The RNA shown here (SAM riboswitch aptamer (S box leader)) has 106 nucleotides and comes from Priestia endophytica. Rfam family: SAM riboswitch aptamer (S box leader). Gene Ontology term of the family: regulation of gene expression. Rfam describes the family as follows. The SAM riboswitch is found upstream of a number of genes which code for proteins involved in methionine or cysteine biosynthesis in Gram-positive bacteria. Lineage of the source: Bacteria > Bacillati > Bacillota > Bacilli > Priestia.

[in-house]
RNA sequence: UUCUUAUCCAGAGAGGUGGAGGGACUGGCCCUUUGAAGCUUCAGCAACAGGUCAAUUAUAGACACUGUGCUAAUUCCAGCGGGUGAUUUAGCCUGAUAGAUAGGAC
Numbered sequence: 001u002u003c004u005u006a007u008c009c010a011g012a013g014a015g016g017u018g019g020a021g022g023g024a025c026u027g028g029c030c031c032u033u034u035g036a037a038g039c040u041u042c043a044g045c046a047a048c049a050g051g052u053c054a055a056u057u058a059u060a061g062a063c064a065c066u067g068u069g070c071u072a073a074u075u076c077c078a079g080c081g082g083g084u085g086a087u088u089u090a091g092c093c094u095g096a097u098a099g100a101u102a103g104g105a106c
Stems, first nucleotide, its partner, number of pairs: 002105007013042005021031003025079004043071003048067003051063003075098001080095005
């Protein structure tokens, strides 16, 4: 990098540095000099994999030690379809696509 499986309406921020962007892409809408991204320190959230504990027919469980991940807004909303609704919209439901994270395979 590619393929595959699971999850994505919950949860959790302060300091330093830096100095204008950021929210993947496009449109919208937001965040941002009352300081963006990046880097860094400490803290926190979660429990995917490993580990430990306890237990079981099995499923399910606890801890948070290790490897990741995450800490504005539902993946911020929509994008391509289907359904519902309706004069037309709006709105609502749903499948896919795209993306993110973790595990596995190559």